[in-house]
RNA sequence: GCCGAAGUAGCUCAGUUGGUAGAGCGGCAGUAUCGUAAACUGCAGGCCACCGGUCCGAUCCCGGUCUUCGGCU
Repeated sequence: GCCGAAGUAGCUCAGUUGGUAGAGCGGCAGUAUCGUAAACUGCAGGCCACCGGUCCGAUCCCGGUCUUCGGCU
């Protein structure tokens, strides 16, 4: 230099032939217990890496940029 993959909640990851985003773990509160843990219930937490474009509408499609990983030379 070229090619490919990934970037979504604090962490690990789903998601969608384009229609107002979810799980597990973790956090907080509660139930229960003589008490703690486990268990159960509830809650919070995200404008989906960034910038543009297409579209009535974009996490999803198109272009560019950045970061990480892998391959080729």